[in-house]
RNA sequence: AAUAGAAAAUACCAAACCUGUUGUGAAGCAGGGACGGAAAGCCACGGGUCUUAAAGUUGCAUCAAUAGAAAGCCGGGUUGCCUUU
Numbered sequence: 001a002a003u004a005g006a007a008a009a010u011a012c013c014a015a016a017c018c019u020g021u022u023g024u025g026a027a028g029c030a031g032g033g034a035c036g037g038a039a040a041g042c043c044a045c046g047g048g049u050c051u052u053a054a055a056g057u058u059g060c061a062u063c064a065a066u067a068g069a070a071a072g073c074c075g076g077g078u079u080g081c082c083u084u085u
Base pairs, nucleotide, nucleotide: 002085004083005082012037013036017032018031019030020029021028022027035072041078042077043076045075046074047073049069050068051067056063
């Protein structure tokens, strides 16, 4: 440096759900809680998904991004622990 995650070790993260709180909302944050995870660390770059009060569209319903969310959907980028070869 590359490859792989069989068996280990030391750590780490924390789905659903519950409580509080922020937001229109998706959802975020904090506490509890563990379904899982070798990148479940980080980046919305490509595809896809989700949301939209106000503003836009519409007579309304609605639609919709140039406004947002999610990295625990699939790729991609980037950094990194242990072990095998």